Model confidence (mean pLDDT): 76 of 100. Predicted 3D model of RNase P RNA and transfer RNA as a complex of 497 nucleotides.
RNA sequence: GGAGCGAGCCGGAUGAUCGCCGGCCGGCCGGUCGCCUCGGCGUCUUGCGGCGCCGUCCGGCGGCCGACGGCGGGAGGAAAGUCCGGGCUCCACAGGGCGCGAUGGUGGGUAACGCCCACCGGCCGCGAGGUCAGGGACAGUGCCACAGAAAGCAAACCGCCGGCGGGGGCGACCCCGACGGUAAGGGUGAAACGGUGAGGUAAGAGCUCACCAGCAGGCCGGGUGACCGGCCUGGCUCGGCAAACCCCAUCGGGAGCAAGGCCAAGCAGGAAGAAGUGAACGGCGUGGGGCUGCCCGCCCCGCACCAGGCUUCCGGGUCGGCUGCUGGAGGCGUCGGGCGACCGGCGUCCUAGAGAAAUGGUCAUCGCCCGCCACCCUCCGGGGAGGCGGGGCACAGAACCCGGCUUACAGGCUCGCUCCGGUC
RNA sequence: AGGGGCGUAGCUCAACUGGCAGAGCGCUGGUCUCCAAAACCAGAGGUUGCGAGUUCGAUCCCCGCCGCCCCUG
Repeated sequence: GGAGCGAGCCGGAUGAUCGCCGGCCGGCCGGUCGCCUCGGCGUCUUGCGGCGCCGUCCGGCGGCCGACGGCGGGAGGAAAGUCCGGGCUCCACAGGGCGCGAUGGUGGGUAACGCCCACCGGCCGCGAGGUCAGGGACAGUGCCACAGAAAGCAAACCGCCGGCGGGGGCGACCCCGACGGUAAGGGUGAAACGGUGAGGUAAGAGCUCACCAGCAGGCCGGGUGACCGGCCUGGCUCGGCAAACCCCAUCGGGAGCAAGGCCAAGCAGGAAGAAGUGAACGGCGUGGGGCUGCCCGCCCCGCACCAGGCUUCCGGGUCGGCUGCUGGAGGCGUCGGGCGACCGGCGUCCUAGAGAAAUGGUCAUCGCCCGCCACCCUCCGGGGAGGCGGGGCACAGAACCCGGCUUACAGGCUCGCUCCGGUC
Repeated sequence: AGGGGCGUAGCUCAACUGGCAGAGCGCUGGUCUCCAAAACCAGAGGUUGCGAGUUCGAUCCCCGCCGCCCCUG
């Protein structure tokens, strides 16, 4: 200098201005509701007073809403996908089993996990490292297409060998046929039942032997363990697939903040009460008058009819509102333990809570990237300095909260390590 | 928030228990015709949505993404 491997981090900055969401504070601000005080009318009452209705009035207190002013706060590393795990909440539940689902080397971490760490083993890479659903195939069932002779408690197509039958040749011998032996050779396949050598044989074969490789059993040593190393014995009896059914072990009750809790208009229901039958209140109809030029609507007065109406309380509860709601397995720093994941002590900080959903727009300066123009260095991969541009600044948007995983992401930074080349 | 299904040629759909990816319509060329249609003959056209994995072998099995559709309150 080049090519890589593995971790971690940032992901526009500052200012001005106009907005958005929520919090706190303020006042001779506004609206609305409730209560108290006050006034008027009607009715009952001997009276005190009670009940009902009205009040553009005056005063006080409180709640809520709105506007204004001030102060300080306001998205992420993935807020995403909603794939796992937990907290929380409600429901169910004596205990156990079946079934279903998930997980699957070992040891640890954790609230828990299918996550993370360390280690073991297989595979890939020269290496740093990467990757693996990585239990069980003598519990059982099933599958292995095509090709091939034979594919599952193997198989004889060619070849080799043996004797038999037939034929040819003087003969050595050759050819054909059926039978038998043979898994060493050829060929097929993803896969054909160990490899090399020697003995052996009619030809062969773990048939026998030596060495090597693998498997099973036993023993010894190391390790918490997965596993590793060694020795002895045995027979070479033979695969793969369980992300095929299945077996074994472990774990799992169900639902989800639209969980759940509180308040509660209206309508319907229940209970009590006041007033009243000479109609006060309410409803319906109708006549007159006013607000208007007319209609609708509203207000006032009169007449007729209707006990249907009124007030308060109660239970459930709709619209709606409040809550759950954000301070937590929390962040940062430091010290200690541990190889590490992580754990513990101390100090410090408070850092969004909307509800169809706020966290934004514009301008200026700077930073970075891109395009174009041209300069220098170069190991030709690239690096450095400059100018212009009315180009750009990724992925993306909290919704009960956490721990993970997965996926998306312009550009940039830091650290550790490996291999190759050059120079000293 | 929870549950289910689908993605295969330009379109609509097949593919049994994993074993050579097909059919109809459409498209292209040819025959016929004055030309076209119809008919007949021949042919092209596939990242089986994408990426990893299991397996000798994946449209099919498993996992993760992407897109679409349906259901529940």
It holds a member of the Rfam family "Bacterial RNase P class A".